[in-house]
RNA sequence: GGAGUGAGCUGAGCGAUCGCUGCGGAGCGGGUUGUGCCUUUGGGCGCAGCACGUUCCGGGGAGGAAAGUCCGGGCUCCAUAGAACGCAGUGGUGGGUAACGCCCACCGUCCGCAAGGAUCGGGACAGUGCCACAGAAAGUAUACCGCCACGCAGGUACGCUUGCGGGGUAAGGGUGAAACGGUGCGGUAAGAGCGCACCAGCAGUCCGGGUGACCGGCUGGCUAGGUAAACCCCACUGGGAGCAAGACCAAGCAGAGAGGAAGGCCGACCUUCGGGAAGGCCUGCGGGGCUGUUCGUUCCGUUUGACUCUCGGGUAGGUUGCUGGAGGUUGCGGGUAACCGCCGCCCUAGAGAAAUGAUCGUUCUCGACAAAACCCGGCUUACAGGCUCACUCCGGCA
Numbered sequence: 001g002g003a004g005u006g007a008g009c010u011g012a013g014c015g016a017u018c019g020c021u022g023c024g025g026a027g028c029g030g031g032u033u034g035u036g037c038c039u040u041u042g043g044g045c046g047c048a049g050c051a052c053g054u055u056c057c058g059g060g061g062a063g064g065a066a067a068g069u070c071c072g073g074g075c076u077c078c079a080u081a082g083a084a085c086g087c088a089g090u091g092g093u094g095g096g097u098a099a100c101g102c103c104c105a106c107c108g109u110c111c112g113c114a115a116g117g118a119u120c121g122g123g124a125c126a127g128u129g130c131c132a133c134a135g136a137a138a139g140u141a142u143a144c145c146g147c148c149a150c151g152c153a154g155g156u157a158c159g160c161u162u163g164c165g166g167g168g169u170a171a172g173g174g175u176g177a178a179a180c181g182g183u184g185c186g187g188u189a190a191g192a193g194c195g196c197a198c199c200a201g202c203a204g205u206c207c208g209g210g211u212g213a214c215c216g217g218c219u220g221g222c223u224a225g226g227u228a229a230a231c232c233c234c235a236c237u238g239g240g241a242g243c244a245a246g247a248c249c250a251a252g253c254a255g256a257g258a259g260g261a262a263g264g265c266c267g268a269c270c271u272u273c274g275g276g277a278a279g280g281c282c283u284g285c286g287g288g289g290c291u292g293u294u295c296g297u298u299c300c301g302u303u304u305g306a307c308u309c310u311c312g313g314g315u316a317g318g319u320u321g322c323u324g325g326a327g328g329u330u331g332c333g334g335g336u337a338a339c340c341g342c343c344g345c346c347c348u349a350g351a352g353a354a355a356u357g358a359u360c361g362u363u364c365u366c367g368a369c370a371a372a373a374c375c376c377g378g379c380u381u382a383c384a385g386g387c388u389c390a391c392u393c394c395g396g397c398a
Stems, first nucleotide, its partner, number of pairs: 001394010012363007020061002023058007031050008063369001067380002070378005075242004087238005092106005107121001108119004122233002127231002129227003144173002146169003150165006181199006200223001202220003206217004246320004255311005262283005269276002284302007327346003331342004364367001
């Protein structure tokens, strides 16, 4: 200098003005509750609390993914004797964690010269199934070509050769993703773990190392296809619903209970001629309006109940849940690491149709993906660019 690998950070800056939304403080306004004083008993004045409205001041106000809503937990309500079956999920080992399908370290396998990367990684002698196409044969294999000896027939230059037959053979050819270990030597009629050496793989009350996955060795018999993101088997885990969860206050309407004064007259219509009856009127009583009060007047009700009081559930509406938490972080300590412990410091949105914006000035490298909605830990996906650290390989120079 070139080509790469891994990890982390950042996600335009500054200023002014005007807004939006919470919080704190102060002022004002009407309301309401409690209480004190005055009073012509109708009320008036004051003080305190509460929420609301409004004005001013101070301070806070989206993300690394707020996203997808895919896993795991907190929280809330409901359900819940115990056991078994079923269903779903997870699947090398050890550790971390509140928990996980996440993270860390390691093991095995595969990829890369390397730094490193990928891994849906239990069981295929429990059983069942499947293995397309091609191919003779796809599983307690198979003889298409070839090779080999034998028998028969033909030919012959007597060395052999051609055809047929029933056999042997998995070494060679051919098919396939895969053909019942690989290479070599021996062996044989030709062959074959038939024998041997090495390699791969399998097995073992074996030896050594490791917490373990597993690794190294020894011995043995010579050989066992793949597929469980097919059924299945094994081990472990798993109640359901979700902040529109849930809790509190509570208009109006409807419901229940209590209080509540009645007396007389007329009467359409019906009639079994005994009577019944919608409705209306008068007096009285109760309640509301007009008024400061009385009188007056008017409206409603009067046992099929006006009006008043009480009660429970609870709609609209309001309050809460709501943001201080498995919280962040300097330092120290433990651990290879994920992570954990201790001390100190910090507070960092909380709306409810849903706020974080607009305008102007200025600077730069001219700005991507995208915006909370109960909270937290992860994963996945999107992303203009910029920055930092560690490491590998190649080339050159010293």

Annotation:
This is a predicted structure of a 398-nucleotide RNA (Bacterial RNase P class A) from a Planctomycetota bacterium. The model forms 94% of the base pairs in the Rfam consensus. The gene name in the source record is rnpB. Its Rfam family is "Bacterial RNase P class A". Rfam links the family to the GO terms dimeric ribonuclease P complex, tRNA processing and ribonuclease P activity. The organism belongs to Planctomycetota, within Bacteria.